RNAcentral holds the sequence, with entries from ENA. The RNA shown here (transfer RNA) has 74 nucleotides and comes from a Candidatus Woesearchaeota archaeon. Its mean pLDDT, the model's own confidence on a scale to 100, is 81. It matches the Rfam family "tRNA". Taxonomically the source falls in Candidatus Woesearchaeota (Archaea, Nanobdellati).
RNA sequence: GCCCUGGUAGCUCAACUGGCUAGAGCACUGCUCUCGUAAAGCAGAGGUUGAGGGUUCGAGUCCCUCCCGGGGCU
Numbered sequence: 001g002c003c004c005u006g007g008u009a010g011c012u013c014a015a016c017u018g019g020c021u022a023g024a025g026c027a028c029u030g031c032u033c034u035c036g037u038a039a040a041g042c043a044g045a046g047g048u049u050g051a052g053g054g055u056u057c058g059a060g061u062c063c064c065u066c067c068c069g070g071g072g073c074u
Base pairs, nucleotide, nucleotide: 001073002072003071004070005069006068007067010026011025012024013023019057028044029043030042031041032040050066051065052064053063054062
């Protein structure tokens, strides 16, 4: 230098062939329970989907450039 793959909540990951308000588990906060803690149960908060631009009625998803991680080739 070239090719492939990944980047979505604090962490690990979903989201089909573009379509309703982007979800789950863990963690976090509050409450219930308990003498108290943990566990368990209930509720809640948390997202510029790596950055910018484009296509489209509509983009996490498609296209372009760039950044970062992993793998391969020379």